[in-house]
Predicted 3D model of a 72-nucleotide RNA (transfer RNA) from Candidatus Iainarchaeum sp. Its Rfam family is "tRNA". By type it is a transfer RNA. Its mean pLDDT, the model's own confidence on a scale to 100, is 84.
């Protein structure tokens, strides 16, 4: 070089046009003589960047980063 596929809070994930989900991590506060488990409640991703297409894009289109396979 060519092809295919992935990239969403700290990790790890659902979401294939209409409010970004859950889990495990932290932090609060019940619970305990404590720690731990269990139980509640925050707080954390503008979705790898940039453009476009749409009333709206994480989702569809282009290019470019950066990762896996596979052909040459």
């Nucleotide at each position: 070089g060519g092809g295919u596929c992935c990239g969403u809070g700290g990790u790890c994930u659902a979401g294939u046009g209409g409010u970004a989900u859950g889990a495990c991590a932290u932090c609060a506060c019940c619970u305990u003589g404590a720690c731990g488990u269990g139980g509640u409640g925050a707080a954390a991703a503008u979705c790898g960047g940039g453009a476009g297409u749409u009333c709206a894009a994480a989702u569809c289109u282009c290019c470019c980063c950066g990762g896996a396979c596979c052909c040459a």